[in-house]
Context: one part of a larger RNA
RNA sequence: CCCUCGCUAAGGAACUCGGCAAACUGACCCCGUAACCUCGGGAGAAGGGGUGCCUGCGAUAGGUGAAUCAAGAGAUUGAUGAGCCGAGGCAGGCCGCAGAGGAUAGGUCCUGGCGACUGUUUACCAAAAACACAGGUCUCUGCGAAGGCGGAAGCCGAAGUAUAGGGGCUGAGGCCUGGCCAGUGCUGGAAGGUUAAGGUGAGGGGUUAGCCCAGGAAUGGGCGAAGCUCCGAGCUGAAGCCCCAGUAAACGCCGGCCGUAACUAUAACGGUCCUAAGGUAGCGAAAUUCCUUGUCGGGUAAGUUCCGACCCGCAUGAAAGGUGUGACGACUGGGACGCUGUCUCAGCGAGGGACUCG
Numbered sequence: 001c002c003c004u005c006g007c008u009a010a011g012g013a014a015c016u017c018g019g020c021a022a023a024c025u026g027a028c029c030c031c032g033u034a035a036c037c038u039c040g041g042g043a044g045a046a047g048g049g050g051u052g053c054c055u056g057c058g059a060u061a062g063g064u065g066a067a068u069c070a071a072g073a074g075a076u077u078g079a080u081g082a083g084c085c086g087a088g089g090c091a092g093g094c095c096g097c098a099g100a101g102g103a104u105a106g107g108u109c110c111u112g113g114c115g116a117c118u119g120u121u122u123a124c125c126a127a128a129a130a131c132a133c134a135g136g137u138c139u140c141u142g143c144g145a146a147g148g149c150g151g152a153a154g155c156c157g158a159a160g161u162a163u164a165g166g167g168g169c170u171g172a173g174g175c176c177u178g179g180c181c182a183g184u185g186c187u188g189g190a191a192g193g194u195u196a197a198g199g200u201g202a203g204g205g206g207u208u209a210g211c212c213c214a215g216g217a218a219u220g221g222g223c224g225a226a227g228c229u230c231c232g233a234g235c236u237g238a239a240g241c242c243c244c245a246g247u248a249a250a251c252g253c254c255g256g257c258c259g260u261a262a263c264u265a266u267a268a269c270g271g272u273c274c275u276a277a278g279g280u281a282g283c284g285a286a287a288u289u290c291c292u293u294g295u296c297g298g299g300u301a302a303g304u305u306c307c308g309a310c311c312c313g314c315a316u317g318a319a320a321g322g323u324g325u326g327a328c329g330a331c332u333g334g335g336a337c338g339c340u341g342u343c344u345c346a347g348c349g350a351g352g353g354a355c356u357c358g
Base pairs, nucleotide, nucleotide: 001353002352003351004350005349006348007347008346010344011343014342019339027051028050029049030048031047036041038172052094053093054092055091056090057089062085063084064083067080068079069078070077071076095099107337108336109335110334111333112332113331114329115328119131120130135170136169137168138167139166140165141164147156148155149154174323175322176321178254179253180252183251184250185247186246187245188244189243192242193241194240198236199235200234203231204230205229206228207227210223211222212221213220214219255273256272257271258270259269282316283313294310295309296308297307298306
């Protein structure tokens, strides 16, 4: 010096990102307990007092129940109650610094954020405000269900049947959940437009039995039935798309400029452009605010954090839910009391290392 412990004058968070760590608290009995509240809770709130031993009340209360007596046919029941066990309370006394004398055994309060809650999770760096959750809502599914696994057989769903099952979103409960269907999606519609294979098949090409022309012939040129074959207009041909509606707890979206009141400022009001419609209630410098340590108030001697307001919301907002909320949380922010070697600032001690020798 390192590790793990014990103690410490005075101060007591001045340490530090942060009271991290440590300390304080701690059991049982009694007293006593606020705001708030979903009336359950909050509560072990907080905050106090007591705790050993001896004597008396005390042959305590209570427990156990010998023996005896009585009743009964008996099982058994009743009465009395020996012996043994024996709290708790009250009163008085005794000793020590100290009586839950050792070990084990909540620190507490105030105020925000998030999540209702108990739960679940990154086995081995994350336990959370993430996931789940009861509850809400939308949607699919009539049963050989929808959906899923599987070439299929078959199975799950389910030996269930819409108060059931699958999927999506939201996430207890309270108060609520505004406008827009133009785009995209979904659902419904079928008049019109468009539209594939297929059907039909006008017409045309190839091939040639035959025929015609030229030639003495070889051969060349032309026409060309049937069959086979190739191309093929027009007509006909669904869903889909276009189209018409509905639908936002479907995906989503929810404006700009200018002017105006008898100080000024501001603009209830007006004008204008655009849109499918222009953000309602709420909340708001917020887990969201760039400018920003916004401004004001509170708290401190002093406060980029915190709490309460304001609203100029860079870029809040209503089931990617909005906003309040009792309880809950090894969550997260701020403050206070208590307490402490966290610190001022270090010292001493114990055990184990390091170091030296073997």